[in-house]
Context: one part of a larger RNA
RNA sequence: UUAGGCAUAAAGCAUCUGUAGGUGCCCUUUUAAGUCUGCCAUCAAAACCUAAGGCUCAACCCUAGAUAGGCAGUGAAAACUACUAAGCUAGCGUACGAGAAAGAUAGAGAGAAUUUUUGGUAGAGUGAUGAAAUGCGUAGAGAUCGAAAAAAACAUCAAUGGCAAAAGCACUCUACUGAGCUAACACUGACACUGAGAGAUGAAAGCUAGGGGAGUGCAUAGGAUUAAAUACCCCAAUAGUCCUUGCCAUAAAUGAUGGAUACUAGAUGCUGUAUAUAUCGACCUAGUAGUGCUGUAGCUAACACGUUAAGUAUCUCGCUUAGGGAGUACGUUCAUGAGGAUGAAACUC
Numbered sequence: 001u002u003a004g005g006c007a008u009a010a011a012g013c014a015u016c017u018g019u020a021g022g023u024g025c026c027c028u029u030u031u032a033a034g035u036c037u038g039c040c041a042u043c044a045a046a047a048c049c050u051a052a053g054g055c056u057c058a059a060c061c062c063u064a065g066a067u068a069g070g071c072a073g074u075g076a077a078a079a080c081u082a083c084u085a086a087g088c089u090a091g092c093g094u095a096c097g098a099g100a101a102a103g104a105u106a107g108a109g110a111g112a113a114u115u116u117u118u119g120g121u122a123g124a125g126u127g128a129u130g131a132a133a134u135g136c137g138u139a140g141a142g143a144u145c146g147a148a149a150a151a152a153a154c155a156u157c158a159a160u161g162g163c164a165a166a167a168g169c170a171c172u173c174u175a176c177u178g179a180g181c182u183a184a185c186a187c188u189g190a191c192a193c194u195g196a197g198a199g200a201u202g203a204a205a206g207c208u209a210g211g212g213g214a215g216u217g218c219a220u221a222g223g224a225u226u227a228a229a230u231a232c233c234c235c236a237a238u239a240g241u242c243c244u245u246g247c248c249a250u251a252a253a254u255g256a257u258g259g260a261u262a263c264u265a266g267a268u269g270c271u272g273u274a275u276a277u278a279u280c281g282a283c284c285u286a287g288u289a290g291u292g293c294u295g296u297a298g299c300u301a302a303c304a305c306g307u308u309a310a311g312u313a314u315c316u317c318g319c320u321u322a323g324g325g326a327g328u329a330c331g332u333u334c335a336u337g338a339g340g341a342u343g344a345a346a347c348u349c
Stems, first nucleotide, its partner, number of pairs: 003321004008302001012317001014201004021194003026087001028085001031082001033081002035077001037075003042070002049065003053061002091191001093187002097182001103177001105175005114150008125136002162169002206247002209244003215241002220236001222234002258316006266294001268292006275286002298305001323348002331342004
């Protein structure tokens, strides 16, 4: 490579946008490039194959013939792919209406708790733990009642709930803004799907510069525990955690399941929404989009999955090929750096 595969055995890029490329609804028409078919030319001889013949047979020799296939030419066909032209509306999209939501960004504001400062009361412990000690405290702690300040996070509601491409998003209000769902009737008329490269976003930690610093807390120091204790436990505490600027580009970035479309039993919850029905009203019943649980057929090595498929099919991208060596070395490239991306071999078994 082929072939088989990719939830858990090796294997789905962290996620999206999108270029080239690949693939692509229905009807009619044109052309004949692909496709299919006829004829013709050619592909030296030898050899191979077939049928005769010659050496006593055979190998061997000799004569004749032929298919398939390649390349080129010339006719015919028009279903399919492609092309041409004109259409269609089921895919995609646009406009109009209504409603839902922790979607993004910016601004403003509230309350509880914590710590600190300050004032009052009070007067010996407090705090911590398995038990203690270090620590704090008569220079008045802890407790309690006032006042003030700061920073960070938003209890209950809260859910198997909602939104977002993913990362992620939750106190309240305002401004601006994105996406999807839904109803009815219009408009457009295949404008679609995927997507190598490329670009964008990307938790936490970390880096850069300037702020901020309540709580927490790598490092560090002390107290314990222990044979030891560079730990687990405790008292402190720096960086960090927070904001702004610019980097970094990785996670068990998980649904360990790429995206799109179509088809294939049901039962039962929840969320959004619309119409009809029902009703005084709310339920109930039927649609649709999501989100759960259970389950038939099917599938699976099993576990399980099962209209949100891991079922049945098509299109397209990525990836895999025993374990270790190794996500290492070398080279290249990106980064301030830490490191990231790409990514072997010897050897071993």